RNA sequence: GGGGGUGUCGUUCAGUGGUAGGACCUUGGUCUCCAAAACCAAUGACGUGGGUUCGAUUCCUACCACCCCUG
Repeated sequence: GGGGGUGUCGUUCAGUGGUAGGACCUUGGUCUCCAAAACCAAUGACGUGGGUUCGAUUCCUACCACCCCUG
């Protein structure tokens, strides 16, 4: 240099055009003499810029970061 893949809450994973979800973590509550456990609730995210579309996490494109293959 060429080709391919991945990018979503603090972490790890879903989500193939129509309100972005689960688990863990965190915080609060119930329970308890206290704590743990259990149960309930809350907080919190689509890498960046364009394009298509009534509507984009999703489709197209460029860039950025990381990984793999190749010269």
About this RNA: The RNA shown here (transfer RNA) has 71 nucleotides and comes from a Patescibacteria group bacterium. Taxonomically the source falls in Bacteria candidate phyla (Bacteria). Its mean pLDDT, the model's own confidence on a scale to 100, is 82.